Model confidence (mean pLDDT): 77 of 100. TPP riboswitch aptamer (THI element) from a Bacteroidota bacterium, 98 nucleotides, folded computationally.
[in-house]
RNA sequence: AAGCGCCAUUAGGGGUGUUUCGCAAACGCGGAACUGAGAGCAUACCCUCACAACCUGAUCCGGAUGAUGCCGGCGUAGGGAAAUGGAUCAACGCCAUA
Numbered sequence: 001a002a003g004c005g006c007c008a009u010u011a012g013g014g015g016u017g018u019u020u021c022g023c024a025a026a027c028g029c030g031g032a033a034c035u036g037a038g039a040g041c042a043u044a045c046c047c048u049c050a051c052a053a054c055c056u057g058a059u060c061c062g063g064a065u066g067a068u069g070c071c072g073g074c075g076u077a078g079g080g081a082a083a084u085g086g087a088u089c090a091a092c093g094c095c096a097u098a
Stems, first nucleotide, its partner, number of pairs: 003094003006086005011048004016042001017034003021030003054079003060073004
């Protein structure tokens, strides 16, 4: 320097917990409350190359709570789902101790 960052479309990837309530022999069902973008069909929400979805570690550690990944650590960790078009073409940041 080119490129990347932003938006859209299509395609795709995810998670759905806790309990003090009621029914109930149990499996389970229904409602309510808590946190959250979203608490299992919403056809919604979030995320798609990524220090931002989510998973593993994890029956983890510290704090808080009625309880819970509720908060923080772990975590610049390891893994993790993409193509096209548009915008910008100045500045800023990365690329670049190149």

It matches the Rfam family "TPP riboswitch aptamer (THI element)". On this family, see Rodionov et al., J Biol Chem 2002: "Comparative genomics of thiamin biosynthesis in procaryotes. New genes and regulatory mechanisms". The sequence was found by an Rfam model in a public genome assembly.